Context: one part of a larger RNA
């Protein structure tokens, strides 16, 4: 390679947008290079491998004859599939028009409640802290506790949710603005295959960290001290604390970026719950039945090594793309790209077992 595979054994690309390319609904009309079928020519010859005869006493060897060379051109012909091109259609796909939800994204403002620091006032010896203490803070008045000011961060019990929203990262106070959404549902008007995926490609991506420039209440790597435990304590406990966490503006491009489950489409018993819609009945603050879209739990058949999974499938299939091929060495070296760096991406091999 063929081929078997990817929830947990090695193996889904962090996610989307999208270029080549691939692969595409329904019913007809033409055409035919794919496709199929018959001719005809060609495929040298030997030597292989298949059949069948001959010569060396056999064989090996020689040597006659078939077959074969699964192709290539070329003619007629078939037109289901395909492809081209035409015609028509509407269920995929998009549009309109009414409705509807939501921590979706971004600006700016603004709220209380808590923490720490200031000020002042009440006050007297203590107060932190711990398994127990010490380092620490306090008669220059500390803890506490009243009033008042300041800052920065985060948005508390409640609502909250098994809940919602987002393509994934992620997203909760309140309010204006400004905004996405292939988000939901109804009406049927309209368009008429306009679709799926998607190598490169480009975008967007938590914390961490870097660069400038602000900012710093709380927490806090490094650091310093105090104490425990211990062989030993560079820890885990306590006191202090500097990047850092916050903003702007670039960069970084990774995570167990997970459902460890790529996208899309269709088909295949049920029971239950819970979010937005819509419908159709009632004894209408509901209620019941039903439909669609999220989003859970149990389960039937299948599936699985098991464990599970089970219409949100890991069930039955088609379409595309991404990836694995025995443990170490090794996500290393080298060199390619890319970053200021620190790294990232691509990614071996000796040699071992």
């Nucleotide at each position: 390679c063929u081929g078997g595979g990817c929830g947990u054994a090695a193996a889904g690309g962090g996610c989307g947008c999208g270029u080549a390319g691939g692969c595409g609904g329904a019913c007809g009309g033409c055409a035919c290079a794919g496709u199929c079928a018959g001719g005809c020519g060609u495929g040298a010859a030997a030597u292989u491998u298949c059949c069948u005869g001959g010569g060396c006493u056999c064989a090996a060897c020689c040597u006659g004859g078939g077959g074969a060379c699964u192709g290539c051109g070329u003619c007629u012909g078939a037109g289901a599939c395909g492809u081209g091109u035409u015609g028509u259609c509407u269920u995929g796909a998009g549009u309109a028009u009414g409705g509807a939800a939501g921590a979706g994204g971004g600006u700016u403002g603004u709220g209380g409640a808590a923490u720490u620091u200031c000020c002042a006032g009440u006050g007297u010896a203590g107060a932190g802290g711990u398994g127990a203490a010490a380092u620490u803070c306090g008669u220059a008045g500390a803890u506490a506790u009243u009033g008042g000011a300041a800052a920065g961060a985060a948005c508390a019990c409640c609502c909250g949710g098994u809940g919602g929203c987002g393509a994934a990262g992620g997203c909760g106070g309140c309010a204006a603005c400004c905004u996405g959404g292939u988000u939901c549902c109804a009406u049927u008007a309209c368009c008429g295959a306009c679709g799926c995926u998607g190598a490169g490609g480009c975008g967007c991506g938590a914390a961490a960290g870097c660069g400038u420039g602000g900012g710093g209440a709380g927490c806090a790597a490094a650091c310093a001290g105090g104490a425990c435990u211990u062989a030993g304590a560079u820890a885990c406990c306590c006191u202090g604390g500097u990047a850092g966490u916050c903003c702007a503006c670039g960069c970084u491009g990774u995570a167990a970026a997970c459902g460890a489950u790529g996208u899309g489409u269709g088909c295949u018993g049920g029971a239950u719950g819970u979010u937005g819609g819509g419908g159709u009945g009632c004894u209408u603050a509901g209620c019941a039945c039903u439909u669609c879209a999220g989003u859970g739990u149990c389960g039937u058949a299948g599936c699985u090594a098991a464990c599970g999974c089970g219409g949100u499938a890991a069930g039955c299939a088609c379409g595309c793309u991404g990836c694995c091929u025995g443990g170490g060495g090794a996500g290393u070296a080298c060199g390619g790209c890319c970053g200021c760096a620190a790294g990232g991406u691509u990614g071996a091999a000796a040699c071992u077992c």

A computed fold for a 353-nucleotide part of an RNA from an uncultured bacterium, annotated as small-subunit ribosomal RNA, central domain.
Its mean pLDDT, the model's own confidence on a scale to 100, is 81.
Its Rfam family is "Bacterial small subunit ribosomal RNA". Rfam links the family to the GO terms ribosome and structural constituent of ribosome.